[in-house]
RNA sequence: AGAGUUUGAUCCUGGCUCAGAUUGAACGCUGGCGGCAUGCUUAACACAUGCAAGUCGAACGGAAACAGGACGCUAGGAUCCCUUCGGGGUGACUUUGUCGCUGACGAGUGGCGGACGGGUGAGUAACGCAUAGGAAUCUGCCUGGGAGUGGGGGAUAACUCGGGGAAACUCGAGCUAAUACCGCAUACGCCCUACGGGGUAAAGUGGGGGAUCUUCGGACCUCAUACUUCCAGAUGAGCCUAUGUUGGAUUAGCUAGUUGGUGAGGUAAGAGCUCACCAAGGCGACGAUUCAUAGCUGGUCUGAGGGGACGAUCAGCCACACUGGGACUGAGACACGGCCCAGACUCCUACGGGAGGCAGCAGUGGGGAAUAUUGGACAAUGGGGGCAACCCUGAUCCAGCAAUACCGCGUGUGUGAAGAAGGCCUGCGGGUUGUAAAGCACUUUCAAAAGGGAAGAAAAGAGGUUGGCUAAUACCCAAUUUCCUUGACGGUACCUUUAGAAGAAGCACCGGCUAACUCCGCGCCAGCAGCCGCGGUAAUACGGAGGGUGCAAGCGUUAAUCGGAAUUACUGGGCGUAAAGCGCUCGUAGGCGGUUUGGUCAGUCAGAUGUGAAAGCCCUGGGCUCAACCCGGGAACUGCAUUUGAUACUGCCAAGCUAGAGUCUGAUAGAGGGUGGUGGAAUUCCCGGUGUAGCGGUGAAAUGCGUAGAGAUCGGGAGGAACAUCAGUGGCGAAGGCGGCCACCUGGAUCAAGACUGACGCUGAGGAGCGAAAGCGUGGGUAGCAAACAGGAUUAGAUACCCUGGUAGUCCACGCCGUAAACGAUGUCAACUAGCCGUUGGACUCAUAAAAGAGUUAAGUGGCGCAGCUAACGCGAUAAGUUGACCGCCUGGGGAGUACGGUCGCAAGAUUAAAACUCAAAGGAAUUGACGGGGGCCCGCACAAGCGGUGGAGCAUGUGGUUUAAUUCGAUGCAACGCGAAGAACCUUACCAGCCCUUGACAUCCCAAGAACUUGGUAGAGAUACCUUGGUGCCUUCGGGAACUUGGUGACAGGUGCUGCAUGGCUGUCGUCAGCUCGUGUCGUGAGAUGUUGGGUUAAGUCCCGUAACGAGCGCAACCCCUAUCCUUAGUUGCCAGCGGUUCGGCCGGGAACUCUAGGGAGACUGCCGGUGAUAAACCGGAGGAAGGUGGGGAUGACGUCAAGUCAUCAUGGCCCUUAUGGGCUGGGCUACACACGUGCUACAAUGGUCGGUACAAAGGGCAGCGAACUCGCGAGGGCAAGCCAAUCCCAAAAAACCGAUCUUAGUCCGGAUUGCAGUCUGCAACUCGACUGCAUGAAGUCGGAAUCGCUAGUAAUCGCGAAUCAGCAUGUCGCGGUGAAUACGUUCCCGGGCCUUGUACACACCGCCCGUCACACCAUGGGAGUGGGUUGCUCCAGAAGUGGUUAGUCUAACCUUCGGGAGGACGAUCACCACGGAGUGAUUCAUGACUGGGGUGAAGUCGAAACAAGGUA
Repeated sequence: AGAGUUUGAUCCUGGCUCAGAUUGAACGCUGGCGGCAUGCUUAACACAUGCAAGUCGAACGGAAACAGGACGCUAGGAUCCCUUCGGGGUGACUUUGUCGCUGACGAGUGGCGGACGGGUGAGUAACGCAUAGGAAUCUGCCUGGGAGUGGGGGAUAACUCGGGGAAACUCGAGCUAAUACCGCAUACGCCCUACGGGGUAAAGUGGGGGAUCUUCGGACCUCAUACUUCCAGAUGAGCCUAUGUUGGAUUAGCUAGUUGGUGAGGUAAGAGCUCACCAAGGCGACGAUUCAUAGCUGGUCUGAGGGGACGAUCAGCCACACUGGGACUGAGACACGGCCCAGACUCCUACGGGAGGCAGCAGUGGGGAAUAUUGGACAAUGGGGGCAACCCUGAUCCAGCAAUACCGCGUGUGUGAAGAAGGCCUGCGGGUUGUAAAGCACUUUCAAAAGGGAAGAAAAGAGGUUGGCUAAUACCCAAUUUCCUUGACGGUACCUUUAGAAGAAGCACCGGCUAACUCCGCGCCAGCAGCCGCGGUAAUACGGAGGGUGCAAGCGUUAAUCGGAAUUACUGGGCGUAAAGCGCUCGUAGGCGGUUUGGUCAGUCAGAUGUGAAAGCCCUGGGCUCAACCCGGGAACUGCAUUUGAUACUGCCAAGCUAGAGUCUGAUAGAGGGUGGUGGAAUUCCCGGUGUAGCGGUGAAAUGCGUAGAGAUCGGGAGGAACAUCAGUGGCGAAGGCGGCCACCUGGAUCAAGACUGACGCUGAGGAGCGAAAGCGUGGGUAGCAAACAGGAUUAGAUACCCUGGUAGUCCACGCCGUAAACGAUGUCAACUAGCCGUUGGACUCAUAAAAGAGUUAAGUGGCGCAGCUAACGCGAUAAGUUGACCGCCUGGGGAGUACGGUCGCAAGAUUAAAACUCAAAGGAAUUGACGGGGGCCCGCACAAGCGGUGGAGCAUGUGGUUUAAUUCGAUGCAACGCGAAGAACCUUACCAGCCCUUGACAUCCCAAGAACUUGGUAGAGAUACCUUGGUGCCUUCGGGAACUUGGUGACAGGUGCUGCAUGGCUGUCGUCAGCUCGUGUCGUGAGAUGUUGGGUUAAGUCCCGUAACGAGCGCAACCCCUAUCCUUAGUUGCCAGCGGUUCGGCCGGGAACUCUAGGGAGACUGCCGGUGAUAAACCGGAGGAAGGUGGGGAUGACGUCAAGUCAUCAUGGCCCUUAUGGGCUGGGCUACACACGUGCUACAAUGGUCGGUACAAAGGGCAGCGAACUCGCGAGGGCAAGCCAAUCCCAAAAAACCGAUCUUAGUCCGGAUUGCAGUCUGCAACUCGACUGCAUGAAGUCGGAAUCGCUAGUAAUCGCGAAUCAGCAUGUCGCGGUGAAUACGUUCCCGGGCCUUGUACACACCGCCCGUCACACCAUGGGAGUGGGUUGCUCCAGAAGUGGUUAGUCUAACCUUCGGGAGGACGAUCACCACGGAGUGAUUCAUGACUGGGGUGAAGUCGAAACAAGGUA
């Protein structure tokens, strides 16, 4: 950094898709180790169980439990002593009781802390957050400082007793303490004040102690700590302001405490924060209000950046704690593990009542694609309490689970060719897997086992020493030193040793994009696919395998974000035709704005200061062996604020200027607009005259009009509408638009010269006005035209095109509508940038008698064109060029300019304007083809002009169809159908039936035997089988070998089995048409073009000329063959002029002249003449010539097209069969027959038939052959047999023709089918199924409908002859000659073709493409009587707890009292506010709904034929 995908190809526009990075991920397959992070994104769903906030005895009364001590008692009793051995004493220890004496301490009073820490993101679009500021505040513990801590009082829990209750809990009476509570005193200060004054505190506890006092408790002193008050600080918190902070205008108006003021209340504090009164304000297109969505930030991901998306973990702030409301306490809360009330839910209950809140850590259920242990420890860090020890701490530190992410390591290393085996492929040679393995040598990271073994630990405490405090060597504090210990992790990290390659590789992909290829299987099936697209029998795309590629303890997939995407374009896009300029103008807000000077310094620029938390990113250094990770430092944080300066530019203020803009004076042109008049031509109608049979209309007709007089023609009249000629890419207007003439009213423009104003300007969201045609309303008018409608035609139909009529409408007045391909598909304004040629209206100059004319100039309106631009087409001073200002609009196609909502409208409708869903394109310009019921030019038996046929008949032959056991197969428009087949009775033969063979009928190899071969017989339909006869060969180095036969084994043979859409070869066709291409050059971004087009000419891309082309190739032509004339050479088998002979036959001698034969030459080239043409090419005419313009005929077939034909000529890939789909044999079939078609033959007759006679060919063939003559037969033919391997002999008679006779128009003396009988020939064999002959029979048919074929000269037509195939079998095929015409004006039309051009939405190329209804299936969506939820406005009802106010009820320790009571308080009551709840009525949103509307998609369907070509009516 790009790539794929629209096309036959190209360029462009434009969407879709891919390659990258990333993630709190999930899923599939797989899985060795470690480090370091992370782990409910969903149900702010419900929660069992345990733990998560306590602590202080140095505040207090205490004494339930524990330990110690003291004392006493009961009982037991070790030991020791004495002993009269009976016992006595002592009494450790055990048991029990008392004492708070000590350590400790359940419950309670009291203090501090439960407002931190931890969780979650529901709500919130907000001063919630971020950044920067501000003033009217509070702040426990902490720090510094000032002052103090005096003296009293009354209660109350615990406890005891009694009562209620299931429980939770609670009531009454009595006792008691305090650092609990309350007065009094004092007041440095503090607060209030009318400046006189008034008000306001406190608490002790612990350690130690020398005097003195003592009620022996202590006072007292001292230290520590606590307490009170005040002033400061620090920290934390509250409040206010500016700026920033998602989407929707299909949400445009919102707001009554609302905005402000005064006064009062309230708060820690400012404030409508609250209340009373007064005023009527406040917010909003710079987006108020409303709806939807959302915690915000540091940052994270991505990106070159600008940006875009996100807001897990970590950190800051906010909000919340089952849902809603409320306050209490407190320094701090309206409080996650506090309270009260209401609600839902769960649990307990004795039914009367109670209890609860995991969005703390684990864990459970549920939801979900999905997210962990009911673990250890307070060792460290931090927090609460405490003097401290210490206690608590699911904060935290660790461990467990998970490849969830990142990072690192390993799964061995070297050597090793017999290139092993196996696998796979193969062209069978080999290749590949592959040095890979094995083998040999070596190493041991990690894992395993064993042993050793850090750091994380600092303290606190205790004992010394020194210093401070003090009266003090106590105590306490500080420093220092010694001692004593404190580790959850932990079987830690790390190190060493042991053994052994030992325990450790998968996943995806391999058609292109995109690195990587083969085989098998399957056969549009199964499947794949991110896009394009693969799969219908040879799939590198499906599935498997081998191999390969990429990553690797992971790999893929899915989801999601950014990127690529300049595909929202600020950086960095566009709008003539691709999507896109509002139909036009005026103009508000806004944006932008000429020139000079001065001021200011808001924008702008520069410096400084503050801030921009930490973490993160970046740089750098360091620590874990490296890295990830962690630590230190720096930079950065592009921002905001304050302040100082600069003043060019912009802004603002002031004063000027005239070049922009405007005003005045004078002229000019004009279908500019409005109103009122007026004119002629024409159409129609009416009246009258003349006049008679049609008129009208069309492709042709008909409807219609007309004898009741049309049409035509003349005269008169009526009425409406429109204004010919002039008339012009002429004029005017903003656009729409404007056209006879005259008058009035009126807008704008232009020109020339001066004067004046002094930036007054440009654009223009909303807004306003104008705005063709059609349409609507009211009232007129209506000649012509003419939707609808009617009729007539056309047509398969014709609700159309054509015709005849005809109503709205078209016209006028007034009012709506507000749209058009309202187009130059080009917004307005301004400036600049080569020329040339027209035209309109001016001005000036030159010239002229005048007109015409020439030049200059500003304003219009056109055509070309340079530069430049553009994808191209094109634009080009009237820009689509180069710039500036402002507005509008676009972002793939369809759905859709549609739905819903709003606005406007009488309606029609207009305007604004989506989504679901669906496709991978849709599109622009240009290119090459193809095509056109487009054009031009040209050719062809293409038509026309002619001649003869086919189509009708009978028969032959082929095909279809049908039939059949089989009727083998192929060929199917031209270009299949007398075709493959140049010849099916068997064979052929491939088909069918039956009978047989299985290494085979045929080839190669191996083994064994045998010569090969052969005679005859039997059975059988035959193949075949059996028996039998003759025969022992050739070469030899004597081993054997070659050929052949038989048998055997397996490799193999064999297949007319399939695929001509896997192929080669061959062939057909366009077409013997004149075309098809290349090299170099040039043009074009390119596909491509040019050349090859053009002017002529030709049969021809044949030739000439011209020419950005110049040349060349394959085709054309020529070269080749036959034929037409002549010459020459050669004369046998051919010939015979002259000579001789003759049997009269070139038969013989002879001849070489002629014919002929077959070799060689000549000849024809537009060469010559005339004309035309450009003096060319060429054409026309002529001469000469056997032949004249290619003389006639043949062979010869360019690039290509048709997936044309052929696997059944042959060859061949793949597939299939292998005792059969191979091989052999017999018989049958290919020959069938209601029918249809093609190609032929014979006819229908007199240009003929029949009979008789006479004549003239060419080209061929012949030995398993042609076969003469003779002879027999009516004949087919038979017999005998000469000649001939052929210019010698034979087939062989040519026929039509000619001469003569007959028939006389008839189903015949035409025609010959069919049938009967009798024969001939070929052949093993003519039944199915041959040909021919004779006799007999004698069908249809009297010239052929629609339609259609061939032929342009030795041709058509007609006549016979020959050959191939072949035993036999042509009406077919291929050849040969005989006789021998007619016509062509011409290119309008049909068919085919060539060139140029044009249009195209076609490219499978018109047999193309393609539209709409209908029918069917599916999908999403609109409407819909309604129905069910959510949210919310307004009007009411209601009113728990609580707070505040009031209080005539009840109660009341401290203080006062005159002892009555009072002050104060509590309870109760009540008022105000208010949550839940309820009612009514609206709005909005979601879901659903019988039915219904259109839309989209779908393999084939129905009906038409709308569009693309002039698409057949542009």
This is a predicted structure of a 1514-nucleotide RNA (small-subunit ribosomal RNA) from a metagenome.